RNAcentral holds the sequence, with entries from ENA.
Transfer RNA from a Candidatus Dojkabacteria bacterium, 71 nucleotides, folded computationally.
Its Rfam family is "tRNA". It is annotated as a transfer RNA. Gene Ontology term of the family: triplet codon-amino acid adaptor activity.
The source organism's lineage runs through Bacteria, Bacteria candidate phyla and Candidatus Dojkabacteria.

[in-house]
RNA sequence: UGGCAGGUAGUCCAAUGGUAGGGCGUCGGGCUUUGACCCCGAUAAUAGAGGUUCAACUCCUCUCCUGCCAG
Numbered sequence: 001u002g003g004c005a006g007g008u009a010g011u012c013c014a015a016u017g018g019u020a021g022g023g024c025g026u027c028g029g030g031c032u033u034u035g036a037c038c039c040c041g042a043u044a045a046u047a048g049a050g051g052u053u054c055a056a057c058u059c060c061u062c063u064c065c066u067g068c069c070a071g
Stems, first nucleotide, its partner, number of pairs: 001070007010024004018054001025043006047063005
């Protein structure tokens, strides 16, 4: 430099172009003599900019970051 893959809550993963959801975690409550387990609730996210569209995590373009391959 070129090609390919990826970037979503603190973390790990989902999401036919149509309400961004789940596990773990954290916080609060219940349960318990206390704690653990278990149950209920809350918390918090689409890398950035532009475009297409009634509507974009999703499609298109550019940029940034990470990994792999080639040179």